[in-house]
Small-subunit ribosomal RNA, central domain from an uncultured Alphaproteobacteria bacterium, 348 nucleotides, folded computationally. It matches the Rfam family "Bacterial small subunit ribosomal RNA". The RNAcentral record of the full RNA draws on ENA, Greengenes and SILVA. Its mean pLDDT, the model's own confidence on a scale to 100, is 89.
Context: one part of a larger RNA
RNA sequence: CUGGGCGUAAAGGGCGCGUAGGCGGAUUGGUUAGUCAGAUGUGAAAUCCCCGAGCUUAACUUGGGAACUGCAUUUGAUACUGCUGAUCUAGAGACCGAGAGAGGUGAGUGGAAUUCCCAGUGUAGAGGUGAAAUUCGUAGAUAUUGGGAAGAACACCAGUGGCGAAGGCGGCUCACUGGCUCGGUACUGACGCUGAGGUGCGAAAGCGUGGGGAGCAAACAGGAUUAGAUACCCUGGUAGUCCACGCCGUAAACGAUGAGUGCUAGUUGUUGGGAGGCAUGCCUUUCAGUGACGCAGCUAACGCAUUAAGCACUCCGCCUGGGGAGUACGGCCGCAAGGUUAAAACUC
Numbered sequence: 001c002u003g004g005g006c007g008u009a010a011a012g013g014g015c016g017c018g019u020a021g022g023c024g025g026a027u028u029g030g031u032u033a034g035u036c037a038g039a040u041g042u043g044a045a046a047u048c049c050c051c052g053a054g055c056u057u058a059a060c061u062u063g064g065g066a067a068c069u070g071c072a073u074u075u076g077a078u079a080c081u082g083c084u085g086a087u088c089u090a091g092a093g094a095c096c097g098a099g100a101g102a103g104g105u106g107a108g109u110g111g112a113a114u115u116c117c118c119a120g121u122g123u124a125g126a127g128g129u130g131a132a133a134u135u136c137g138u139a140g141a142u143a144u145u146g147g148g149a150a151g152a153a154c155a156c157c158a159g160u161g162g163c164g165a166a167g168g169c170g171g172c173u174c175a176c177u178g179g180c181u182c183g184g185u186a187c188u189g190a191c192g193c194u195g196a197g198g199u200g201c202g203a204a205a206g207c208g209u210g211g212g213g214a215g216c217a218a219a220c221a222g223g224a225u226u227a228g229a230u231a232c233c234c235u236g237g238u239a240g241u242c243c244a245c246g247c248c249g250u251a252a253a254c255g256a257u258g259a260g261u262g263c264u265a266g267u268u269g270u271u272g273g274g275a276g277g278c279a280u281g282c283c284u285u286u287c288a289g290u291g292a293c294g295c296a297g298c299u300a301a302c303g304c305a306u307u308a309a310g311c312a313c314u315c316c317g318c319c320u321g322g323g324g325a326g327u328a329c330g331g332c333c334g335c336a337a338g339g340u341u342a343a344a345a346c347u348c
Stems, first nucleotide, its partner, number of pairs: 003320004007302002012316001014201004021194003025088007033081002035077008049065006091191001092188002094185006103177007110154001114150008125136002162169002206247006215241002220236004258315006266293013297304002321348003330341004
């Protein structure tokens, strides 16, 4: 390479958009490029294979044949693929009418809690723990009442509930805005799927500049525990956490399961629509999601099972014994941290 694979053994890209490319619905005509069949020419010799011959045999040498799976020309075939003409509506889109939603961005706003400040009441403790101590407090703490300030997060509702491509999204209101679902249609007519490169988005932490800083809290300090305790527990506490703009580009970025299409028993919840029936709050049915169980089938087993890990097709990514190593070197990217691409010696 071929082959075989990728939920958990090595292996699905973190996720979109999309270029090239690959693949692509139905009917019909043309063409004959691919494809198939025949013929002709060529396919040097040697080699390989088969049948012989010569050295005592063999290797070796040698005669004949076959083969040289290829290429070109030509004559046909026309199912399939391509190209081309025409047509269609089941894919895809469009239009109209409804609907649900923590989808996104910006602005405004609310209450509870926490901390701090001011004032009142009040007096000796308060905190904290397994027990303590560090700590706070007679300069009046803790507790309680009134007033004020600040920042951050939104209890209940809340739900294997919803939305989003993923990351993710949760008080309320408004503005702008993306997608989705259902129902209908007399529209377009394959406009589709995937997607190497590319490009955009991308939790947390981290970085740069400027703000902000209540609570929490790496580092750090102290108190405990302990043989020790650079920890677990406690008292403090700075970056950070928050905002704006710009970087970083990684995660157990997980369903450890790429995307799309079709097909293959059911039962039972739940979310959003539609249709029908009536006893008007239930039943039947249908589409789109989201769960549980379960047959066939699959699987090494566990398990998966119409939301497939079943049966098939198309396209992309990836794997090929463990360690060395996701490392070195080089390239690219980055302010840096580092990221990405990615070996070998050696060793078992």